This is a predicted structure of a 349-nucleotide part of an RNA (small-subunit ribosomal RNA, central domain) from an uncultured bacterium.
[in-house]
Context: one part of a larger RNA
RNA sequence: CUGGGCGUAAAGCGUACGUAGGCGGUUAUUCAAGUCAGGGGUGAAAUCCUGGAGCUCAACUCCAGAACUGCCCUUGAGACUGGAUAGCUUGAACAUAGGAGAGGUGUGUGGAAUUCCGAGUGUAGAGGUGAAAUUCGUAGAUAUUCGGAAGAACACCAGUGGCGAAGGCGACACACUGGACUAUUGUUGACGCUGAGGUACGAAAGCGUGGGGAGCAAACAGGAUUAGAUACCCUGGUAGUCCACGCUGUAAACGAUGAUAACUAGCUGUCGGGACGCUCUGCGUUUCGGUGGCGCAGCUAACGCAUUAAGUUAUCCGCCUGGGGAGUACGGCCGCAAGGUUAAAACUC
Repeated sequence: CUGGGCGUAAAGCGUACGUAGGCGGUUAUUCAAGUCAGGGGUGAAAUCCUGGAGCUCAACUCCAGAACUGCCCUUGAGACUGGAUAGCUUGAACAUAGGAGAGGUGUGUGGAAUUCCGAGUGUAGAGGUGAAAUUCGUAGAUAUUCGGAAGAACACCAGUGGCGAAGGCGACACACUGGACUAUUGUUGACGCUGAGGUACGAAAGCGUGGGGAGCAAACAGGAUUAGAUACCCUGGUAGUCCACGCUGUAAACGAUGAUAACUAGCUGUCGGGACGCUCUGCGUUUCGGUGGCGCAGCUAACGCAUUAAGUUAUCCGCCUGGGGAGUACGGCCGCAAGGUUAAAACUC
């Protein structure tokens, strides 16, 4: 360099935006860089190859040819790629009008429950378990009624329902705010796709500073269980969980399935719109966008996937190359640290 792959065998970056780069709709004219054709120059000799010749043969040597697939100059061609100019509207974006939504940020409010505190009633148990005990309780517990405080989470609705790029998002109200979708086809006129580096976001745990602390609960203590029990069970319980600001940058960050575009049988749900029809709070037909279940062709090692592809194609990026050593060592970069990221080799099977 050619090649084979990436749902589960090794392999899709956690996700998006975007720089360089790569790729790029349609029409006409033009240039001639790529491209193609003709001619010329050069491409040393030896080597290699072909045909001969000479050493008795061969190796070897000699002669001739071919080749040297390249580079340069020149004359043309104009389909395709590219450059330039002028257009187009289907891609893309914008405008207008709508409805849907746990999309985001901030502020405020609410009820149920839990725990604690105060008071009343009331008396000997309560808790807890497989059974118990540790524990709480005559200094009046548990139960029950009233009042108060605090923090956290928002029952039902709730749905292989919705929204978001992913992580994720669920009481209610208000303010600010992002995106998607549908309809009209009005405007711009290729403005597009992907994206090495880069930047931003990124569950939980963890870290820093300051708050907060009801419940739960690593660590820890005790009680059980057990041969033991540094566990599972029970009683307690601190970090933490919550808030603000900053850091960390990882997950089975999963659809274990990169993004975009086009094409390729059907059937049946559901969500958000639109159009048409009817016997009109509804039903039927149809269409656009999302989200499920089956299923043909095709694909697949099989399982399975199957218009939301793992089918058929195109462009771009990322990644893989036997198991272990090892996602480790060393070095670099990042981090307060924990550590993260990049990333080998010896050796061994």